[in-house]
Context: one part of a larger RNA
């Protein structure tokens, strides 16, 4: 020193983020108990009193026992030890008991009862499973599941535009199957029809996801705005609450609390960004968060002492991390920009022990932060692409049958009116007869159709004829037969849809089973098809970048500068353009000359058109800039299409080689345009105006094939087209604080380093003000610096790791000085100031709120200066803040999530190798050993400051006021020593006392030394004692003499003063001071007995010639009157003798103890080594 424990005077939270920790309280009995309240509570509220032992009595009880009364009695203290709530007042959150991150979060999170919504009628919904099967449930809507909210109380506003849920409708859209068409040998293929769910559409729904405005004006002071206007929305935030767990500004404003409050509470409302996603309130409850008060205390002022265990020493046993090599100092410098190892200087004998934690950018962990990776993972979604699931349709499993309505087909009927015509003439062919008692005409009744004229069918009656041919009309002529068309009907078959019926598939229930009952061609199941589908899966989510992100595009091009006179040349360098345009703005031939100014000239003006002159261009050139351009490249006109076809080469794109699209230039051939011709023309004065391959589309095609053929199809070819702008061209959104891996100091955050804009400090000049007067004081504009405490910038070192804010502790240094010391000027009378010079010796504090540094405030002070030291200090402490994982609020986001916004909670490792430092030893050297000194050198604050008195009410001053030199006293801070006093402690000791054990007494053990009251020595502070002047040399400054410069001048030569500062004096260390000192003497050491000493060594005393320790005796001191005996004692029992009895008195200033002092050899200090000298060497131990 650490850990565990105990006690502390005076103060009493001043400590600190915070009363953390500790202390207080405590059992039982009696009494008494506020506020609020859901009337249950709160409540053990709070507060007050009592409590032992002995003797005796009363009451209750079967009893163990309990209650109660009276008297006596002891102590500091009677729940005497152990056991055993500190209390109160407010606020936030959550109702409560409960649950949770096993191992950093116990909470405000989760749950909860209650409330609400949704689904579900039982083979339920929901869930698990590939299925079989199962859970729910052997339950049945008072049930089950899912979701939200979260007791209770009061309320729960507006919005259905968006997204979602639910419902509906059919004029849209909508797949396969089916039907139809085109094409086809068959197919493939194409088109159409029909059509489910879904989408679309319509409606509804908020205790579904969610959302809930702006501007302007306005009332008799002002303010405010009930009110008005206007824009706008789906609606524009209601009741409440409100600087809040929500408020940035913010420490909002007011009040209370405090000496002082970034706190807390109560109000206010200007709500960045409250609000019914639940709001508001609320008794009780809470190891939750916050504030205050009482009590209490070592949390603190300010520490001290004690006990045990470690540490340390001895004996036994005996690891690990770490480790390039080390012969492992300091300061300054250098250097990849913080070096024990380099350079310079200084320092430095060798080796240990105990400490300490400044350094080894110490150890431990291939940095969790940051960036990067065509890394990973988890999560999200209206990313991309899929897959389960689910909805729907079709087909199969899949049968019988009815009705209705369709479709197709068969049979039998039926139907057919232009006009003319007997009249209701379907067409064509045959045809001269056909039908009739198996009942003709006519009549009656009913039905169907209808062009309303009639036609047809059937029943009855009737009882024998009717029709055709012919004629007329007409395009067509009729009976009758056959075939067909149209309309309609009936029947049959097939088929579709809807609704029924059935039972035998299939399903369920019952039953051991046979079987019965129920459902039933539905469902289940299978296949196909469409929808939905973060439920699940695989992936993507660019680059550049003065870190990354946000922003931008410097990602493809053009012009100029940068660019350093060839070419080339970077930056998120500077200034700008492009992703076109033009059928003329192209070609050619011919012609012309611009802008501006001056003069002249009708209207006519500064500018209109006309004339003249000057003028190389100051104009124009589609389009940016540059370079060009005057009988033109500009302007005007004529004719035209070279804005051609084919082929080739060169340049550029692109400075090694290689390199595409694109661009430019030149040549040849063909066919042309213009021009008389020479000639010019492969777009535009030039330099930008662009895009590969594949697929697709369009056009063309004298290619090939299907094929014999086509206006068909397939494969080609040519041209064009659409775009990849991240342009050598994937099909592509986010979050991660739950994170992971690989890397990076190629790249950020902290510190270092560079720089010094910014910040700080200073200087020059001196406009100005200061009544006058620049410079007592203040000082603009402008200019010049210094240093690296601000903040930036850079990105140099560090990412196989240099701990990050503040506080505490401990300091060392700087001066640009806050105080103290010495001076100067003053707009200095004095006092008090203002400004400056010298000066760094010493000092520079406390408290309130806030994590704060800072800042603000309170009361002091001589003063409450500023900084550096890795924003000094984490192998020294703390951990409040920041910066992991939990949770909440506001805001943002569809969401996962996020916020230099807020709030609550949240693991700080370690045995020290080297070096440094503080102490302590051993050895060697200095030429014997020992003792005593000297003091080069080192350290140093040993002091610093204030108040008062005298001087002196003096100097000064009109007064008011009011010094100094010098002397004395006191105080504070600091330092050193000490324990007489005052305190503390005192586990030596003495005493009291509780529980229990040793049978009782006595004497003891244990319970923190059991607790309590005292307390010697020792150690200590809160106590006591001491601590500064003098000399020398100086600073600023003041002077003497005195020239340069006949004067003047403190200076140049010379000389005198002068500061808390410097050097001494004083104090501490110091012969290892390598120049290793001086003097004196002859013994020194081990061991032993000890302590003025001490971790161990060491040091000091003693060692028989001895009081060193122990013992004994005496004294002093502590405690407080021992054991035992005798006497007494409230009473009680007993006839009595006598017995029981807490306790009291006397013997007794007793007994016990003693670390102090003295006396006394009774015990123990026994022995041993080396040496006794000229010097040196060697060996052994």
């Nucleotide at each position: 020193u650490c850990c565990a424990u105990c006690u502390u005077a005076g103060g009493g939270a001043a400590u600190u983020c915070g009363g953390c920790a500790a202390a207080u309280u405590a059992g039982c009995c009696c009494u008494g108990u506020a506020u609020c309240u859901u009337u249950g509570g709160u409540a053990g509220a709070a507060g007050g009193g009592g409590u032992g032992c002995c003797u005796g009595g009363u009451c209750a009880g079967c009893a163990g026992u309990g209650a109660u009364c009276a008297g006596g009695u002891c102590g500091c203290a009677g729940u005497g030890a152990c056991u055993a709530g500190g209390g109160g007042g407010a606020c936030c959150c959550g109702a409560c008991u409960g649950u949770u991150u096993a191992c950093c979060a116990a909470a405000a999170a989760c749950a909860u009862a209650g409330c609400u919504g949704a689904c579900u009628g039982c083979u339920a919904a929901a869930c698990c499973g590939a299925a079989a099967g199962g859970u729910c449930u052997u339950g049945u809507a008072u049930a089950g599941u899912c979701a939200g909210u979260g007791a209770g109380u009061c309320g729960u506003g507006g919005c259905c535009a968006c997204u979602g849920g639910c419902g509906g409708u059919g004029u849209g859209u909508g797949a396969a199957a089916c039907c139809c068409g085109g094409u086809u040998u068959c197919a493939a293929c194409c088109g159409g029809g029909c059509u489910a769910a879904g989408c679309c559409c319509c409606g509804u729904u908020g205790u579904a996801g969610g959302c809930c405005g702006g501007c302007c004006c306005u009332a008799a002071c002002u303010c405010u705005g009930a009110g008005g206007g206007u824009c706008u929305u789906a609606a524009g935030g209601u009741a409440g609450c409100g600087u809040a767990a929500u408020c940035c500004c913010u420490u909002g404003c007011c009040a209370a609390u405090u000496a002082a409050a970034u706190g807390u509470u109560g109000g206010c409302c200007u709500g960045c960004a409250u609000g019914a996603u639940a709001g508001a309130u609320c008794a009780a409850c809470g190891a939750g968060g916050u504030c205050c008060c009482c009590g209490c205390u070592g949390u603190c002022c300010c520490a001290a002492g004690a006990u045990g265990g470690a540490a340390c020493c001895c004996g036994g046993c005996g690891a690990a991390a770490c480790c390039a090599c080390c012969u492992u100092u300091c300061u300054g410098g250098u250097g990849a920009u913080u070096a024990g190892g380099c350079c310079a200087g200084a320092g430095a004998c060798c080796u240990u022990c105990a400490a300490u934690g400044g350094g080894a950018a110490g150890a431990g962990u291939a940095g969790a932060c940051c960036c990067c990776a065509u890394g990973g993972a988890g999560c999200u979604u209206u990313a991309c692409u899929g897959c389960a699931g689910u909805c729907u349709a079709u087909u199969g499993u899949u049968g019988u049958u009815g009705u209705a309505u369709g479709g197709u087909u068969g049979u039998g009927a039926u139907u057919g009116u232009a006009u003319a015509g007997c009249g209701u003439a379907g067409g064509u062919a045959g045809g001269a007869g056909a039908c009739a008692u198996a009942g003709a005409a006519g009549c009656u009744a009913a039905g169907u159709c209808g062009u309303c004229a009639g036609a047809c069918u059937u029943u009855g009656u009737g009882g024998a004829g009717u029709c055709a041919c012919c004629a007329a009309u007409g395009u067509a002529a009729c009976a009758c037969u056959a075939c067909c068309c149209u309309u309609u009907c009936a029947c049959g078959a097939c088929u579709a849809u809807a609704c029924g019926a059935c039972u035998a598939a299939c399903c369920g229930a019952a039953g051991c089973a046979a079987u019965u009952c129920g459902g039933g061609a539905c469902a289940c199941c299978a296949a196909u098809a469409g929808g939905u589908g973060g439920g699940c899966a695989g992936u993507u989510u660019g680059a550049c970048u003065g870190g990354g992100g946000c922003g931008g595009u410097a990602c493809a091009c053009c012009u100029c500068u940068g660019a350093a006179a060839a070419a080339a040349u970077a930056u998120c360098a500077g200034a700008g353009g492009u992703g076109c345009u033009c059928a003329a703005a192209g070609g050619u031939c011919g012609g012309c000359u611009c802008a501006u100014c001056a003069g002249g000239g009708u209207c006519a003006g500064a500018a209109a058109u006309c004339c003249u002159g000057a003028u190389a261009a100051g104009a124009g050139u589609g389009u940016a800039a540059g370079g060009g351009c005057a009988a033109a490249a500009g302007c005007c006109g004529g004719c035209u299409u070279g804005a051609c076809u084919g082929g080739a080469u060169u340049c550029u794109g692109a400075a090694a080689a290689g390199c595409a699209a694109g661009g430019a230039a030149u040549c040849c051939a063909g066919a042309g345009g213009c021009g008389a011709a020479a000639g010019c023309c492969u777009g535009a004065c030039c330099u930008a105006g662009c895009g590969a391959u594949a697929c697709g589309c369009a056009u063309g095609u004298u290619g090939u094939c299907c094929u014999g053929g086509a206006u068909g199809g397939a494969c080609g070819c040519a041209u064009g087209u659409g775009a990849c702008g991240u342009c050598a061209g994937a099909a592509a959104a986010g979050c991660u604080a739950c994170c992971c891996u690989g890397g990076g100091g190629a790249u950020a955050a902290u510190g270092g380093u560079g720089u010094c804009g910014u910040g700080g400090c200073g200087g020059g000049u001196g406009a100005g003000a200061g009544u006058u007067c620049a410079u007592a004081u203040c000082g603009a504009c402008c200019c010049c610096g210094c240093g690296c405490g601000u903040u930036g910038c850079g990105g140099c070192g560090u990412c196989g790791c240099u701990g990050u804010c503040g506080g505490c502790u401990c300091g060392c240094c700087c001066u640009c000085u806050c105080c103290u010391g010495g001076c100067u000027g003053u707009g200095c009378a004095g006092c008090a100031g203002c400004a400056g010079c010298c000066a760094a010796g010493g000092g520079u504090a406390c408290c309130g709120g806030a994590g704060u540094u800072c800042a603000c405030g309170g009361a002091u002070c001589a003063a409450a200066a500023g900084g550096g030291c890795a924003c000094g200090u984490u192998a020294g402490c703390u951990g409040g803040g920041u910066u992991c994982a939990g949770a909440a609020c506001g805001g943002c986001g569809u969401g996962a999530g996020c916020c230099a916004g807020u709030u609550u909670g949240g693991u700080c490792u370690a045995u020290a190798u080297c070096u440094g430092u503080u102490g302590a030893a051993g050895g060697u050297g200095u030429u014997u050993c020992u003792g005593c000194c000297u003091g080069a050198g080192a350290g140093c604050a040993a002091g610093g400051a204030a108040g008062a008195a005298u001087a002196a009410g003096u100097a000064c001053g009109a007064a008011a006021g009011g010094a100094a030199c010098a002397u004395u006293c006191u105080u504070c801070c600091g330092g050193a020593g000490c324990c007489u006093c005052u305190g503390g402690u005192c586990u030596a000791c003495c005493a009291g006392u509780u529980g229990u054990c040793u049978g009782a007494c006595a004497a003891g053990g244990c319970a923190a030394u059991g607790c309590u009251g005292g307390g010697u020595a020792g150690c200590u502070a809160c106590g006591c004692u001491c601590c500064a002047g003098c000399g020398g040399a100086u600073a600023a400054g003041g002077g003497c003499u005195g020239a340069a410069a006949g004067c003047a001048u403190c200076u140049a030569a010379g000389c005198c003063c002068c500061a808390a500062g410097c050097c001494g004096c004083a104090c501490u260390c110091a012969a290892a001071a390598a120049u290793a000192g001086g003097c004196a003497g002859u013994u020194g050491g081990c061991a032993c007995c000890g302590g003025u000493a001490g971790a161990c060594g060491a040091c000091c005393g003693g060692u028989u010639u001895g009081a060193u320790a122990g013992g004994g005796c005496a004294g002093g001191g502590g405690u407080g009157u021992a054991c035992g005996a005798u006497a007494c004692a409230a009473g009680c029992a007993g006839c009595a003798a006598u017995g029981c009895g807490a306790g009291u008195a006397u013997c007794u200033u007793a007994g016990c103890c003693u670390a102090c002092u003295g006396c006394u050899a009774c015990u123990a200090a026994c022995g041993c080594c080396a040496a006794a000298a000229a010097a040196g060497c060697u060996a052994g131990c």
Molecule: large-subunit ribosomal RNA, half B
Organism: Deltaproteobacteria bacterium